Small-subunit ribosomal RNA, central domain from a metagenome, 348 nucleotides, folded computationally. Its Rfam family is "Bacterial small subunit ribosomal RNA". Its mean pLDDT, the model's own confidence on a scale to 100, is 89.
Context: one part of a larger RNA
RNA sequence: UUGGGCGUAAAGGGCGCGUAGGCGGCCGUUUAAGUCAGAUGUGAAAUCCCAGAGCUCAACUUUGGAAGUACGUUUGAAACUAAGCGGCUUGAGUAUGGCAGAGGGAGACGGAAUUCCUGGUGUAGAGGUGAAAUUCAUAGAUAUCAGGAGGAACAUCGGUGGCGAAGGCGGUUUCCUGGGUCAAUACUGACGCUGAGGCGCGAAGGCGUGGGUAGCAAACAGGAUUAGAUACCCUGGUAGUCCACGCAGUAAACGGUGAUCACUAGGUGUAGGUGAAGUUAUUCAACUGUGCCGAAGCUAACGCAUUAAGUGAUCCGCCUGGGAAGUACGGACGCAAGUUUAAAACUC
Repeated sequence: UUGGGCGUAAAGGGCGCGUAGGCGGCCGUUUAAGUCAGAUGUGAAAUCCCAGAGCUCAACUUUGGAAGUACGUUUGAAACUAAGCGGCUUGAGUAUGGCAGAGGGAGACGGAAUUCCUGGUGUAGAGGUGAAAUUCAUAGAUAUCAGGAGGAACAUCGGUGGCGAAGGCGGUUUCCUGGGUCAAUACUGACGCUGAGGCGCGAAGGCGUGGGUAGCAAACAGGAUUAGAUACCCUGGUAGUCCACGCAGUAAACGGUGAUCACUAGGUGUAGGUGAAGUUAUUCAACUGUGCCGAAGCUAACGCAUUAAGUGAUCCGCCUGGGAAGUACGGACGCAAGUUUAAAACUC
């Protein structure tokens, strides 16, 4: 609990779809619920305020008036909101024709490299480190050549390049499929924005069942280092990493910056398509993305600056001193791990 805020001080939900709700373009017309104006009734007395009166004054008592958030009834106004009807095309969308892309799913294929196996050549070392050792090797290693097996990842191109809502996506190719963008017309006619709940997606690691396992590698073992060394370094090495199906639902899920719309100097790169000028070369223009630098403005400063953290509008989420604590208890979810929701005592 008004307010003030949320890039870095506490604070933007990990991301989307969308229900209720909130908010919503231009014109005409009608109604009169909100709104505004008038009349009238109510709004007890006391109190408060104003003008008087009575106690010698005052406090006090008392008379009259005023005031009274607001509500009812009634008469009217019609700008705005709302509701009904009719229309419009600028918001939104659909159709047509191009285009770019590691967007997604499924299948097939390819070469380099590592490892292992078989065979050939060949002989005493190899490997590893700061230096060593564990380790491998005369039962022939390392090196080298040929053949084979298997798994995983796709060098160069590669780029503050591209695509995707986010997580994320990178060999080639086929099929299926989502989104974006540009140009010119046609069509629909506000169909829009946001979105509590809800539903879906969601890196790595983890869990379940079944496969697979080349390399790497938690745990573990050994060798070193060291005062010690449950580490850093070395030799090995199992889960895991991979695939299918299911669960889990979290991250510095970050631009630490919610979504949408409008407006507000420029300069310079880059990606995509388009248009104009020109004899080619090329130049120019608007659009959609993505960077850098900067005016005004903003900011505590740093910085942001048409991709805003500027100026406004709508909707959602969140914050309210530090610790205790993202913990306890309870609820929900989960096979579990745990996740989510979420305090207080006490203390400074």